[in-house]
């Protein structure tokens, strides 16, 4: 000096005006409310996607099981987790490092095309054998040939031709044992010719977990109109029941007041102090946890956070010997009930960590 691999932090900044949306304080008003002044605060790293996990809230709900769904190497973190941290095994890279993770000896199903055959078997070409011989029958998985995948590999022995049919060795696989690790899992020693593929995001088996809905959850005041219940006037005028019949007695539409309840507009509230943030110290490889000190940091509801101006600072680009000075640009994106993740966007900038290469001392 080049090439990468993996983090972690920031993503303008300051002032003046004007404006909007909570808050506190003071003045008027009539106490609520209203209005003015005054002081204070007001969007992110992702506020996104709503994809997982919680809180809270409401409704189910002895208690088991069966259905459905999620997740799936091991330890460890956490309120929890499809998340972090370590560590293992496989695979890719010289390497830092990435990527994937239960079960194919419990069933059953699938494997396009080609191919003779795609799984407890199969003979198309070849090879060997025989016979009634351009053909048949049997035998062979060593050779061709198709395939993404074809039943271990070399080399001898053996055979008619061959073959883990024997054997040596190499590679895989299962068992046995004992050792290292909490553990996944690792070397090692022996045994056995055991060598018969792949797919579970294909049914499935094994293990763990899971009750709906969602701040439009939910609670609280409550206006007009209709409507409902209760009592009362008003009418016993029509009409129905008691009853032969009168009287008397009860229901009784409509309307009027008073009263309660539900509930609608509308308003409060849930609402921001929380698994909370910095800082220091301690544990622990780490994720994370303790324990002190300090800070409060948006709450809107058709939904505020907003323009304009100057000054710095950052990036291209021109001129200039240089300071410098002119021009033009500055991503992705806008809280909505609150946190912990994951994923997807993102101009620009700044910090140290690792690795491979050349060079030079």
């Nucleotide at each position: 000096g080049g090439a990468g691999c993996a983090g972690g932090a920031c993503g303008a900044g300051c002032u003046g005006c004007c404006g909007c949306u909570g808050c506190g304080u003071g003045u008027c008003a009539u106490u609520u409310g209203u209005a003015c002044a005054c002081g204070g605060a007001g969007a992110g790293g992702a506020a996104a996607g709503u994809c997982c996990g919680g809180g809270c809230u409401c409704c189910g709900c002895a208690g088991g099981g069966c259905a459905a769904g999620a997740c799936g190497c091991u330890g460890g973190g956490u309120a929890a987790c499809c998340c972090c941290c370590a560590g293992g095994u496989g695979a890719a890279g010289u390497g830092a490092u990435u990527c994937a993770c239960g079960g194919a000896c419990a069933g059953u199903g699938c494997c396009a095309c080609a191919g003779a055959a795609a799984a407890c078997a199969a003979a198309c070409c070849g090879c060997c054998u025989g016979c009634c011989a351009u053909g048949c029958a049997g035998g062979u998985a060593a050779g061709g040939g198709u395939g993404a995948a074809a039943c271990g590999g070399u080399g001898g022995g053996g055979u008619a031709a061959g073959a883990g049919c024997c054997c040596a060795c190499c590679a895989g696989a299962g068992g046995u044992g004992a050792c290292g690790g909490u553990g996944a899992c690792g070397g090692c020693a022996c045994c056995u010719g055991c060598u018969a593929g792949g797919u579970a995001a294909a049914c499935c088996c094994c293990g763990u977990c899971u009750g709906g809905a969602g701040c439009a959850a939910g609670a609280c005041c409550a206006a007009a109109u209709a409507g409902g219940a209760a009592g009362g006037c008003g009418c016993c005028a029509a009409g129905g029941c008691c009853g032969g019949c009168c009287c008397g007695g009860c229901c009784g539409a409509u309307g009027c007041c008073u009263u309660c309840g539900g509930g609608u507009a509308g308003g409060u509230u849930g609402c921001u102090u929380g698994a909370g943030g910095c800082u220091g110290c301690a544990g622990g490889u780490a994720a994370c946890u303790g324990c002190a000190g300090c800070c409060c940091u948006a709450g809107a509801g058709g939904a505020a956070u907003g323009g304009c101006a100057g000054c710095u600072g950052c990036u291209u680009c021109c001129c200039u010997u240089u300071a410098u000075g002119g021009a033009a640009g500055a991503a992705c994106a806008g809280a909505a009930c609150c946190c912990g993740g994951c994923u997807u966007a993102u101009a620009g900038u700044c910090c140290g960590g690792c690795u491979c290469c050349c060079g030079u001392c």